The prediction has a mean pLDDT of 83. A computed fold for a 73-nucleotide RNA from a Desulfobacteraceae bacterium, annotated as transfer RNA. It matches the Rfam family "tRNA". Rfam links the family to the GO term triplet codon-amino acid adaptor activity.

[in-house]
RNA sequence: GGGCCCAUAGCUCAACUGGCAGAGCCACCGGCUCAUAACCGGUAGGUCCCUGGUUCGAUCCCAGGUGGGCCCA
Numbered sequence: 001g002g003g004c005c006c007a008u009a010g011c012u013c014a015a016c017u018g019g020c021a022g023a024g025c026c027a028c029c030g031g032c033u034c035a036u037a038a039c040c041g042g043u044a045g046g047u048c049c050c051u052g053g054u055u056c057g058a059u060c061c062c063a064g065g066u067g068g069g070c071c072c073a
Stems, first nucleotide, its partner, number of pairs: 001072007010025004019056001027043005049065005
């Protein structure tokens, strides 16, 4: 220098054909228990990496950029 892949909650990851962003864990509150753990229920938590474009509408499509990984030179 070139090619491919990845970026979504504090962490690990989903999200169909473009149509209201979710789960588990963590945290907090409650239930259960003599009590703790486990278990059960609930609550909070998001610039969907950034900028622009297409579209009635973008996490999703297109262009550029940033960061990370793999391969080639």